Annotation:
The RNA shown here (Bacterial RNase P class A) has 398 nucleotides. It matches the Rfam family "Bacterial RNase P class A". By type it is a ribozyme. Gene Ontology terms of the family: dimeric ribonuclease P complex, tRNA processing and ribonuclease P activity. Rfam describes the family as follows. Ribonuclease P (RNase P) is a ubiquitous endoribonuclease, found in archaea, bacteria and eukarya as well as chloroplasts and mitochondria. It is recorded under the gene name rnpB. Its mean pLDDT, the model's own confidence on a scale to 100, is 76.
RNA sequence: CGAGUCGGCUGGACGGCCGCGUCGGUCACUCUCCGGAGUCACCGCCGAGGAACGUCCGGACUCCACAGGGCAGGGUGGUUGCUAACGGCAACCCGGGGCAACCCGCGGGACAGUGCCACAGAAAACAAACCGCCGCCACGGUACGUGACGGUAAGGGUGAAACGGUGGGGUAAGAGCCCACCAGCACCCCGGGCGACCGGGGUGGCUCGGUAAACCCCACCCGGAGCAAGGCCAAAAAGGGUCCGCUGAGAGGCGGGCCUGCGUGAGCGUCCGAGGGCUGCCCGCCCGAGCUCACGGGUAGGCCGCUCGAGCCCGCCGGCAACGGCGGGCCUAGAUGGAUGGCCGUCAUCCGGCGCUGGUCGCCGGUACAGAAUCCGGCGUAUCGGUCGGCUCGCUCA
Numbered sequence: 001c002g003a004g005u006c007g008g009c010u011g012g013a014c015g016g017c018c019g020c021g022u023c024g025g026u027c028a029c030u031c032u033c034c035g036g037a038g039u040c041a042c043c044g045c046c047g048a049g050g051a052a053c054g055u056c057c058g059g060a061c062u063c064c065a066c067a068g069g070g071c072a073g074g075g076u077g078g079u080u081g082c083u084a085a086c087g088g089c090a091a092c093c094c095g096g097g098g099c100a101a102c103c104c105g106c107g108g109g110a111c112a113g114u115g116c117c118a119c120a121g122a123a124a125a126c127a128a129a130c131c132g133c134c135g136c137c138a139c140g141g142u143a144c145g146u147g148a149c150g151g152u153a154a155g156g157g158u159g160a161a162a163c164g165g166u167g168g169g170g171u172a173a174g175a176g177c178c179c180a181c182c183a184g185c186a187c188c189c190c191g192g193g194c195g196a197c198c199g200g201g202g203u204g205g206c207u208c209g210g211u212a213a214a215c216c217c218c219a220c221c222c223g224g225a226g227c228a229a230g231g232c233c234a235a236a237a238a239g240g241g242u243c244c245g246c247u248g249a250g251a252g253g254c255g256g257g258c259c260u261g262c263g264u265g266a267g268c269g270u271c272c273g274a275g276g277g278c279u280g281c282c283c284g285c286c287c288g289a290g291c292u293c294a295c296g297g298g299u300a301g302g303c304c305g306c307u308c309g310a311g312c313c314c315g316c317c318g319g320c321a322a323c324g325g326c327g328g329g330c331c332u333a334g335a336u337g338g339a340u341g342g343c344c345g346u347c348a349u350c351c352g353g354c355g356c357u358g359g360u361c362g363c364c365g366g367u368a369c370a371g372a373a374u375c376c377g378g379c380g381u382a383u384c385g386g387u388c389g390g391c392u393c394g395c396u397c398a
Stems, first nucleotide, its partner, number of pairs: 001394010012347007020047002023044004028039004049369001053380002056378005061226004068283004073222005078092005093107001094105004108217002113215002115211003130156002132152004137147004164182006183207001185204008230304004239260009262296007275287004311330008350366006
């Protein structure tokens, strides 16, 4: 210098004018049950993301609810760690790719069972003989040919894959039939490692496909629903219950307070239990005096949840790392038809075009993906640039 590979940061800058939202403050005004509330103006802090997208996982939080068992269903799948947890992350093991740095893996089981392996091929699982090789019998006219029977799977062919490989012996011809070496498998021993596994040695029958991101088996894990969760207040409509006061001979009437609460009709039910809950089913358990239908009426409002967090930044220590511990510092949207914007000027990056005296020149145009809505940890997807660093390979120079 080039090529590659892995990772971090960032998400245009400055100035001016006008505008928006929460919160805080100041002045004035209005109301007040004297706590405070409201309105206008001004000032100040802060105000969309690396993915806010997808809704794919995991949680926090809320409710069912005081919360059992079983079946179904779902998820994960090498080992050891990290984490609140996860299907995430880190390191490592094994297998594959790459010269390498690195990258990839639906990584337990095919001897529990079922299924599938097209076409080709004789035959695709305890399958099988197409061409062959050998023996023997018969026939023909010698070499040899044909047919029948028996043996064979070493050679050839087909295929992604054909019941270990190479060499030798043996045989009628062959075959792990036997032997040597190798691969695989089983068992035993030694060493290393927390472990998955790795290295070495010995013995042995010889060696009985692949596929589970096919069904399945095994191991481990899993309540459900979701901020439109869930609470509080108010309003409405005719009433009902109860207490107090006044009036009345009394029944009743009027007024006020509190609680409950829309009206009419029908059916069922009120401890011999209607209905509801445990959010798929069953058992079991719990709540329970109202529930369902028809017709008619009123309301759709406000407040909380709502942002201080498994939070962020810096330093030191431990750890290969993910991450953890300690110390210090910081507070950074909380809207609700839903704010964070518009204009001007200058500059910057990159892209495209034109020109030119070919210079890090001049001019013009553009500048991605995309926007909070309970919050957080991940994963996936989209995407314009800039910048910093580690490592590998190649070339060159000293």